Small-subunit ribosomal RNA, 5' domain from uncultured spirochete, 505 nucleotides, folded computationally. Rfam family: Bacterial small subunit ribosomal RNA.
[in-house]
Context: one part of a larger RNA
RNA sequence: AACGAACGCUGGCGGCGCGUUUUAAGCAUGCAAGUCUAAAUGGUGUAUUUAUACAUUGUUGGCGUACGGGUGAGUAACACGUGAGAACCUGCCUAUAGAUGGGGGAUAGCCGAUAGAAAUAUCGGGUAAUACCGCAUGUGCCUAAGGGUGAAAGGGGCAAUUGUCCCGUCUGUAGAUGGUCUUGCGUCCAAUUAGUUAGUUGGUGGGGUAAUGGCUUACCAAGGCGACGAUUGGUAGCCGGCCUGAGAGGGUGGACGGCCACAUUGGGACUGAGAGACGGCCCAGACUCCUACGGGAGGCAGCAGCUAAGAAUAUUCCGCAAUGGGAGAGAUCCUGACGGAGCGACGCCGCGUGAACGAUGAAGGCAGAAAUGUUGUAAAGUUCUUUUUUAUGGGAAGAAUAAGAUAGGUAGUGGAAAGGUCUAUUGAUGACGGUACCAUAAGAAUAAGCCACGGCUAACUACGUGCCAGCAGCCGCGGUAAUACGUAGGUGGCAAGCGUUGUUC
Numbered sequence: 001a002a003c004g005a006a007c008g009c010u011g012g013c014g015g016c017g018c019g020u021u022u023u024a025a026g027c028a029u030g031c032a033a034g035u036c037u038a039a040a041u042g043g044u045g046u047a048u049u050u051a052u053a054c055a056u057u058g059u060u061g062g063c064g065u066a067c068g069g070g071u072g073a074g075u076a077a078c079a080c081g082u083g084a085g086a087a088c089c090u091g092c093c094u095a096u097a098g099a100u101g102g103g104g105g106a107u108a109g110c111c112g113a114u115a116g117a118a119a120u121a122u123c124g125g126g127u128a129a130u131a132c133c134g135c136a137u138g139u140g141c142c143u144a145a146g147g148g149u150g151a152a153a154g155g156g157g158c159a160a161u162u163g164u165c166c167c168g169u170c171u172g173u174a175g176a177u178g179g180u181c182u183u184g185c186g187u188c189c190a191a192u193u194a195g196u197u198a199g200u201u202g203g204u205g206g207g208g209u210a211a212u213g214g215c216u217u218a219c220c221a222a223g224g225c226g227a228c229g230a231u232u233g234g235u236a237g238c239c240g241g242c243c244u245g246a247g248a249g250g251g252u253g254g255a256c257g258g259c260c261a262c263a264u265u266g267g268g269a270c271u272g273a274g275a276g277a278c279g280g281c282c283c284a285g286a287c288u289c290c291u292a293c294g295g296g297a298g299g300c301a302g303c304a305g306c307u308a309a310g311a312a313u314a315u316u317c318c319g320c321a322a323u324g325g326g327a328g329a330g331a332u333c334c335u336g337a338c339g340g341a342g343c344g345a346c347g348c349c350g351c352g353u354g355a356a357c358g359a360u361g362a363a364g365g366c367a368g369a370a371a372u373g374u375u376g377u378a379a380a381g382u383u384c385u386u387u388u389u390u391a392u393g394g395g396a397a398g399a400a401u402a403a404g405a406u407a408g409g410u411a412g413u414g415g416a417a418a419g420g421u422c423u424a425u426u427g428a429u430g431a432c433g434g435u436a437c438c439a440u441a442a443g444a445a446u447a448a449g450c451c452a453c454g455g456c457u458a459a460c461u462a463c464g465u466g467c468c469a470g471c472a473g474c475c476g477c478g479g480u481a482a483u484a485c486g487u488a489g490g491u492g493g494c495a496a497g498c499g500u501u502g503u504u505c
Base pairs, nucleotide, nucleotide: 001504002503003502005501006500007499008498009497012351013350014349015348016347017346018344019343020309025307026306027305029304030303031302034063035062036061039060040059041058042057043056044055045054046053047052070262071261072260079187080186081185082184083183084182085181088179089178093175094174095173096172097171098170099169100168101135103133104132110125111124112123113122114121115120140149141148142147154167155166156165157164158163188234189233190232195225196224197223200222201221202220203219204218205217206216207215237259238258239257240256241252242251243250244249264285265284266283267282268281287298288297289296290295315341317340318339319338323337324335325334326333327332354384355383356382357381364375365374366373367372389442390441391440392439393438394437398432404426405425406424407423408422409421410420449494450493451492452491453490454475455474456473460489461488462487463486464485470477471476
C1' cells in the first nucleotide's frame, strides 16, 4: 500500500460497486423454456344466416429446449495462452442457379373395453396433416466409363376461367457465422520418485468417423519415452487481468470478459445441423419420499428460500417499460437472462453534523502552596444561513417507434386487385416511481466517534496501584515520587468511521 474479509466500540445521508472464500453437504415450497391454429384434427363454450366465425383446451406435427444462467469437483493436459496448419462439418442468415409432377399405407387424438392403490399400461375399431413411404424427373455425387445412386409439402392474401403476390419445402454452388482436428513455443512442487511403455512405437490390409490418426481389428517388424527430468507422487481450472513494486520481479485468478470442465455418484447410447444433453432417456449405486407391499417418484453447482457447517456472506420482492434471446406472417406469448427495488459502513467516492461576531477571558472541571495557568472564542449571548431534516405542492429523461391507418413515389409481373419497397403524416406502451429533480414553509433545528500520547511515532500532567493488578509490534514498563498499568483532565491523529486480527507485496 492492498482486501470478496472477520472481530470490538461507534454510526447522519447519497451515488457507484460488491456480498457462502467453509460442505461439488442435504434440500420443504414457488418460479427459472416455451411457442405456432397462416401445418393437421378432435373436445368444450359463445354467436348464428346451419354453414361458419371467435374463444379455450387436448393430441399429432414444426422450430426451440446444445443458447441464456450456475459452479470449479476433476484436470499438470494441446486444458489454457500465443503462433502455424489441413483431411473436415455447419440449422437459422446472405447471394446465386433451378425444381416444387403423380401416388400410397399407417398412426395419435377420438369411440368401445380391460388391468392397477397410484404411476401408468394393454386390446379392438376407425381418422388427418408441412408426420411417414414408394414412383417419376434431375444440374449433383461415385465410377473399373458399361453404368450406378440420389429430392420435395404445402399454407395464406388478392382476383375469379387461366392467374398473381407472400411465407414455406427440395437440389446445387458460393459466402458468413459457429465448431472439430493436428502442431511449434510457453505454463507449479518433489530425485528422500530413475527407469518407463504391449495397442505400447511403426508398417500393410479390413473396419470406423464429418474428417486425419492404433481411433479400432488381423498380421508383420521391435520399437517409443527418459538426467534438456520420462515415470510416479503431491497441488491446481487456464488466461485477459487484479494487488504490490521506481522497475525487474513477487503474489493472485473473487467481481467483469474469453476458453475449458462438470451437473447426486459411475456407465451408456438415442434424437438432432449441433449433445453423449443441469431443469431429456436407459442401466447400476448411495440417499430421500409415496405405497393398498405388488410397485412407483426425485435430483437448486438456475432465482429466492431452508437445514447443517462456519469468524463469516442478503429478499421465498417488482417488471418484461428498456436491452437481448426463443416461437410466430403478425398481433402477441414466454424469459429469476436482464432491468429495478430491498438488506449489509463490506469497499470506494461525495456531502453534512452550522457560519460570523462574541473577554467582564463567566460558571464548572483540571493543575498549582498561592498568584495564577489551562479547558477557551470554546460556551452563554447577538446577527445570519438552511446543504441536510420535516411538511405541502409540482414533477421528468430513460420511448426508439411496432402493428395498423392516410397520402405520394417506385421496381417487376399482370387484364386488374392485392402484395413488395421508399418517403411523409398519424399511431399504443414506464417495473423503477409520484422516484430523481424543482418550488414554498418551519427551525440550529435531526446528526461524532474511535485510537493513541516512554523511544521507534505526532501528542503530558495529577491521582490510584506497588514485580501486585496489569501493558506489550520490537526495545521493554510495574518491587512507594510509573509521561509505559488503571482513572481523570489536557493534548495528538484519523473521522462516519476508528482500532485489532488474518493474508499478499